RNA sequence: AUCUUAUCCAGAGUGGCUGAGGGGCCAGGCCCGACGACGCCACAGCAACCGGCCCGGAACCCGCGUCGCCCGACGCGGCCCGAGGUGCAGGUGCUAACUCCUGCCCGGCAAACGCCCCGACCGACGACGGGUCGCGGUAUGGCCGGGGAAGAUAAGAU
Repeated sequence: AUCUUAUCCAGAGUGGCUGAGGGGCCAGGCCCGACGACGCCACAGCAACCGGCCCGGAACCCGCGUCGCCCGACGCGGCCCGAGGUGCAGGUGCUAACUCCUGCCCGGCAAACGCCCCGACCGACGACGGGUCGCGGUAUGGCCGGGGAAGAUAAGAU
């Protein structure tokens, strides 16, 4: 670097250095940031992917032991399994906002709001614009759920 699998609405911050952007990229939005963000370092913490330890487990398989030997049985251990426990001087990771949100596909809800058309009224000399109300239209704006893509992290493989 590539591929595979799992997870991503939980959780956890202080100090020092630095000094202008940052939240991965693109677009839109929304946030963080000279009351110092981002980043780096130290310490602290969170979590439990891998490892360790403990607990539990039907059968197969492997090893050892006992039944004198073989067979077979039984016991212990290993391997393996667990939606189990433990934070361990172990290997990583993480410590604003759901991976900050949306973007592509599918399903559901909504005509209330928004938007569009038309009309009436207000105001004005009048028109445009504006405001209020009403008829009609619109599900592409909105909300909910599922999936995908991309990304991040871990474990494994190449």
The RNA shown here (SAM riboswitch aptamer (S box leader)) has 158 nucleotides. It was read from a public genome assembly, where an Rfam model found it. Model confidence (mean pLDDT): 82 of 100.